[in-house]
Parts: sequence; C1' cells; structure tokens
RNA sequence: UUGUUAUCAAGAAAGGUAGAGGGAAUAGACCCAAUGAAACCUUGGCAACCCUUUAACUUGUAAAGAAGGUGCUAAAUUCUACUAAUUCAUAAAAUUAGGAAGAUAACGA
Repeated sequence: UUGUUAUCAAGAAAGGUAGAGGGAAUAGACCCAAUGAAACCUUGGCAACCCUUUAACUUGUAAAGAAGGUGCUAAAUUCUACUAAUUCAUAAAAUUAGGAAGAUAACGA
C1' cells in the first nucleotide's frame, strides 16, 4: 500500500510544552478554538477487537474479567452529496433503506 471479515446514534479527562488553527479529502452547512486549535509528552479513564477464565462445544455461542497488544476519550463517522422507496400535483424538502468514501480491529498478500 492492498484484500477479506466484523463494528461504527453507547462510553470515557486532567496536567505540561506549544501558539493558530481544527472537525479525513472536495463542495456546502454547522460547530470547536487566545477562557488556548493542531501536534507532542505524562497520568488517568472508556470500551472489549485480539486476549484471560468458566460453561457448553468443536460451526460457533453465553457469562465474567482487564494482566498484556491495539484503539478511542466534543457534537452519529458532526450533517449532507450517489441510488431506490415513501410523503408531496410537480419541484424543493423530509423520512427510511442501501451504496460509496472513511475510521478501528483481526487475519492475509
């Protein structure tokens, strides 16, 4: 870098350095930010993908746990964009479902 599978409306903060941007990219909307953004560091926390234990079992499942490997710790992946259906006389708009893109994990190339 890329493939497969699973999940993505729940949850969880302080301090230090730093100093103007940030919310993945494009466009629009909206929001956060000198009462201090990004980034980095420390300590905590959340969750339970890998993991541990037990039961059952050999497909896979249930319950409990958190030592270790990741991850996360404003707002739904902040919302919309593409397709279909529905509401609407049409358009616009809205709702629902799906897709695309993205993020994370595990296993591969």
This is a predicted structure of a 109-nucleotide RNA (SAM riboswitch aptamer (S box leader)) from Seonamhaeicola algicola. It matches the Rfam family "SAM riboswitch aptamer (S box leader)". About the family: The SAM riboswitch is found upstream of a number of genes which code for proteins involved in methionine or cysteine biosynthesis in Gram-positive bacteria.